[in-house]
RNA sequence: GUCCCCAUCGUCUAGUCUGGCCUAGGACACCGCUCUUUCAAGGCGGCAACAUGGGUUCAAAUCCCAUUGGGGACGCCA
Numbered sequence: 001g002u003c004c005c006c007a008u009c010g011u012c013u014a015g016u017c018u019g020g021c022c023u024a025g026g027a028c029a030c031c032g033c034u035c036u037u038u039c040a041a042g043g044c045g046g047c048a049a050c051a052u053g054g055g056u057u058c059a060a061a062u063c064c065c066a067u068u069g070g071g072g073a074c075g076c077c078a
C1' cells in the first nucleotide's frame, strides 16, 4: 500500500444475510417492591445501548460511501 473481518445497555450478547411485529430483545449486575424470624435464593417491576458523519428509501441497528478504533491476510521499498 491492497484486501477482509469486527464495533449494540455497566458486562456478555440476539437481531444485520433477505430493510418493516425495533419508540431494539435476553442473561448477569444495579435499584425498588414482595416473600422470609434474618440473609441468600425466588417472584414482580424499573434503569440502561445501535462507534462517528453522510447517502439511498415511504421506512435504516440492518443496504452504500467516508472516517475513527481494534483484529487479520497478502505485498512493496530499504
Base pairs, nucleotide, nucleotide: 001074002073003072004071005070006069007068010028011027012026013025020058030046031045032044033043034042051067052066053065054064055063